Context: one part of a larger RNA
RNA sequence: GAGCGAACGCUGGCGGCAGGCUUAACACAUGCAAGUCGAGCGCCGUAGCAAUACGGAGCGGCAGACGGGAGAGUAACACGUGGGAACGUACCCUUCGGUUCGGAACAACCCAGGGAAACUUGGGCUAAUACCGGAUACGCCCUCGCGCAAGCGGGGGGAAAGAUUUAUCGCCGGAGGAUCGGCCCGCGCCUGAUUAGCUAGUUGGUGGGGUAACGGCUCACCAAGGCGACGAUCAGUAGCUGGUCUGAGAGGAUGAUCAGCCUCACUGGGACUGAGACACGGCCCAGACUCCUACGGGAGGCAGCAGUGGGGAAUAUUGGACAAUGGGCGCAAGCCUGAUCCAGCCAUGCCGCGUGGGUGAUGAAGGCCUUAGGGUUGUAAAGCCCUUUCGGCGGGGAAGAUAAUGACGGUACCCGCAGAAGAAGCCCCGGCUAACUUCGUGCCAGCAGCCGCGGUAAUACGAAGGGGGCUAGCGUUGCUC
Numbered sequence: 001g002a003g004c005g006a007a008c009g010c011u012g013g014c015g016g017c018a019g020g021c022u023u024a025a026c027a028c029a030u031g032c033a034a035g036u037c038g039a040g041c042g043c044c045g046u047a048g049c050a051a052u053a054c055g056g057a058g059c060g061g062c063a064g065a066c067g068g069g070a071g072a073g074u075a076a077c078a079c080g081u082g083g084g085a086a087c088g089u090a091c092c093c094u095u096c097g098g099u100u101c102g103g104a105a106c107a108a109c110c111c112a113g114g115g116a117a118a119c120u121u122g123g124g125c126u127a128a129u130a131c132c133g134g135a136u137a138c139g140c141c142c143u144c145g146c147g148c149a150a151g152c153g154g155g156g157g158g159a160a161a162g163a164u165u166u167a168u169c170g171c172c173g174g175a176g177g178a179u180c181g182g183c184c185c186g187c188g189c190c191u192g193a194u195u196a197g198c199u200a201g202u203u204g205g206u207g208g209g210g211u212a213a214c215g216g217c218u219c220a221c222c223a224a225g226g227c228g229a230c231g232a233u234c235a236g237u238a239g240c241u242g243g244u245c246u247g248a249g250a251g252g253a254u255g256a257u258c259a260g261c262c263u264c265a266c267u268g269g270g271a272c273u274g275a276g277a278c279a280c281g282g283c284c285c286a287g288a289c290u291c292c293u294a295c296g297g298g299a300g301g302c303a304g305c306a307g308u309g310g311g312g313a314a315u316a317u318u319g320g321a322c323a324a325u326g327g328g329c330g331c332a333a334g335c336c337u338g339a340u341c342c343a344g345c346c347a348u349g350c351c352g353c354g355u356g357g358g359u360g361a362u363g364a365a366g367g368c369c370u371u372a373g374g375g376u377u378g379u380a381a382a383g384c385c386c387u388u389u390c391g392g393c394g395g396g397g398a399a400g401a402u403a404a405u406g407a408c409g410g411u412a413c414c415c416g417c418a419g420a421a422g423a424a425g426c427c428c429c430g431g432c433u434a435a436c437u438u439c440g441u442g443c444c445a446g447c448a449g450c451c452g453c454g455g456u457a458a459u460a461c462g463a464a465g466g467g468g469g470c471u472a473g474c475g476u477u478g479c480u481c
Stems, first nucleotide, its partner, number of pairs: 001481004006477005013353006019346002021311001026309003030306003035062003040059002043056005069264003079188006087181002092177008100134004109124006140157007162169003190236003197227003202224008239261004243254004266287005289300004317343001319342003325339001326337004356386004366377004390422001392417005400408001425470005430451003436465005446453002
């Protein structure tokens, strides 16, 4: 000098854009943050004479693995980059083939019972795109034979669901695509040797198992290997990257906001369902904590958005809307969406604007200094002539939206009116370093980044006048280059 997610002191007019718990991954009151489908199904209720309409819980389907948060853990194929082969992929697209015949249940409901509650037990009835069996099989899977292979032949196995407004939406099997993901490898990736040896599923093989898939992934047996001064192991620290800051660059520092990846969801462990999870607002077990209880037993998880306590130098509203963009479900109408879009608060930052312009000398008054003549504040003020940005008041009023639909918002913007009217501070003035005098004080009170000032004329302390610098900011502190 530049920079900052800053804080503190003094001060503070407006707007645009951005940013806003860096600390306790501390604990959380309350509300909301993931539902939807009656064009899968039966039942119940309300209105109605009915047709029908609306509503409710339940069975069923899809979604809840996305979106949103956080950085605790992790020095690792976690990440970055470049490759690889032994894999999966719901919804979507293309294409080929099919959608046949039957059956038995379980909720809801009814009856009876247990419990303070959470909830739960027994019996009975019932529907389906829920479940099961038979048939069929272009492909598909397993297996055997021939073949170098392509392929050919034989045996075995496995599907389906219907709905409606009659035009569609579905369902099953196969192939291909797209997308997303799992796995493997080369290279890169902090500090410490006052950590030098580490390793028994350890390293490799054979075989069995397991997985979507390769693999010591797992197990049995066999062999004795594998890693290490090119730093293994251990310890400490840390999410990684695109980037960001600085710097002429090389480099150094950093990883807030935005974007990609990873990891986590009270702590530890586990699986279930599913195309996908070992699953933030799912389940089970254990633990700590909080709450309810009739003491028998139960309920909970804000590192979602707001908000509270606490910690801290320090960081915001218990706001509006689904209008737009996007997501889930639905044929659709639509419903849901604290994602998102907006608004609120904060000079936290960047950028822009204003606090007036011209004229005005007898250089007014006042202040300060003075050699008492005067000098300076100073065209500064007053006065006169103007202007009206921003702000205020009144009126009009969008784009963003495709035909309709606008939270923002009577906002932006435009027009008119009044009136200089409502709007300047902070730090510094011994040298470095730009800017000097007087008074007070008297090694006191104090200043200070370094050198150093102050003990009776202090340009260095305090005040005043004057001056210098920056300006809605200015200084200080902290950190980085």